[in-house]
RNA sequence: GGAGUUGGCCAGGCAAUCGCUGCCGAGAACCUCACGGUUCAGAGUGGAGGAAAGUCCGGGCUCCAUAGGGCAGAGUGCCAGGUAACGCCUGGGCGGCGUGAGCCGACGGCCAGUGCAACAGAGAGCAAACCGCCGAACGGUGUCGCAAGGCAUGCGUGGUAAGGGUGAAAUGGUGCGGUAAGAGCGCACCGCGAGUCUGGUAACAGACCGGCACGGUAAACCCCACUCGGAGCAAGACCAAAUAGGAAUCCAUUGGCGCGGCCCGCGUCGGAUUCGGGUAGGUUGCUUGAGGCCUGCGGCGACGCAGGUCCCAGAUGAAUGAUUGUCCAAGACAGAACCCGGCUUAUCGGCCGACUCCGCUU
Numbered sequence: 001g002g003a004g005u006u007g008g009c010c011a012g013g014c015a016a017u018c019g020c021u022g023c024c025g026a027g028a029a030c031c032u033c034a035c036g037g038u039u040c041a042g043a044g045u046g047g048a049g050g051a052a053a054g055u056c057c058g059g060g061c062u063c064c065a066u067a068g069g070g071c072a073g074a075g076u077g078c079c080a081g082g083u084a085a086c087g088c089c090u091g092g093g094c095g096g097c098g099u100g101a102g103c104c105g106a107c108g109g110c111c112a113g114u115g116c117a118a119c120a121g122a123g124a125g126c127a128a129a130c131c132g133c134c135g136a137a138c139g140g141u142g143u144c145g146c147a148a149g150g151c152a153u154g155c156g157u158g159g160u161a162a163g164g165g166u167g168a169a170a171u172g173g174u175g176c177g178g179u180a181a182g183a184g185c186g187c188a189c190c191g192c193g194a195g196u197c198u199g200g201u202a203a204c205a206g207a208c209c210g211g212c213a214c215g216g217u218a219a220a221c222c223c224c225a226c227u228c229g230g231a232g233c234a235a236g237a238c239c240a241a242a243u244a245g246g247a248a249u250c251c252a253u254u255g256g257c258g259c260g261g262c263c264c265g266c267g268u269c270g271g272a273u274u275c276g277g278g279u280a281g282g283u284u285g286c287u288u289g290a291g292g293c294c295u296g297c298g299g300c301g302a303c304g305c306a307g308g309u310c311c312c313a314g315a316u317g318a319a320u321g322a323u324u325g326u327c328c329a330a331g332a333c334a335g336a337a338c339c340c341g342g343c344u345u346a347u348c349g350g351c352c353g354a355c356u357c358c359g360c361u362u
Base pairs, nucleotide, nucleotide: 001358002357003356004355005354006353007352008351009350010349012327013326014325015324016323017322018321020047021046022045023044027040028039029038030037031036049333053344054343056342057341058340059339060338061232062231063230064229068264069263070262071261073228074227075226076225077224078092079091080090081089082088093107094105095104096103097102108223109222113221114220115217116216130164131163132160133159134158137157138156139155140153141152142151143150144149172190173189174188175187176186177185191212192210193209195208196207197206198205199204236284237283238282239281246275247274248273249272250271251270255269256268257267258266291310292309293308294307295306296305297304298303
């Protein structure tokens, strides 16, 4: 100097004018015997995100509701921790990618069972000889030899799976020895694995030993371990007002109903359907939280404990906009609707830190 990896921060700033909205309310008006109530309201003060998005997980909260057990179903899937909890996060192990910093992992079990691997191929699971190789064994043929026997021949019996072929994949791999020719047949290294020992909380790792193959596949069915009621702020609670405390049908204690399905249990005494009529207004839930920030201690870390400090949106046809000036990093993706912890997706540009690799110079 270049190219990368990874962690954190920001999300236009400042000033002025006008406008919107929450809180507070100096003060004012009206009502009331009074308590008190209603309305307006200066000054002051607060007002969208890192993802508010997706609605994918987990919860808080509300109701069913007194709410237990089982089956089915669903989710997760290495180990140890963190957390309210999780499919999240942290650390570690193993595997894969990368020169590396790092990144990714749907990471329990194929000896519980079932299934699948078309075609080709001899053969695709407890298999197998198409082309081959073999004169060691027993025959045959030819030849040499008086004979005994020798040589050749893979023709038959037989041996063989190293070489070739087929295939996505061929029943461990490479090399050496051995053999008639071969083969873990033996050996070395690799691979694999009952057992034992060592280290580690563990997942695992290493060593010894073993000649060792009954392969692959579970985001195939399945088995195993752990976890799991449902619905949702349009939940729910209260107030006011209006109508028709309407009509019909069915079931009814051996029954009906009770918020994912089924069974048992439990609770309750009425329940279900259709037609018709009225209202859809207001208040609350609604923002003080598993909250933010700072400091100290503990921990590799996620995080925890203690102390201090702060209040930081609550709209309801839906609030934060417009103009001007100036600075700059020149504004991308994009707007809360009960709240929170995550994950995933989209994204302009800038700042800070650590680490890796390449080149050059000293």

Predicted 3D model of a 362-nucleotide RNA (Bacterial RNase P class A) from Cellvibrionales bacterium UBA2034. Model confidence (mean pLDDT): 77 of 100. It matches the Rfam family "Bacterial RNase P class A". By type it is a ribozyme.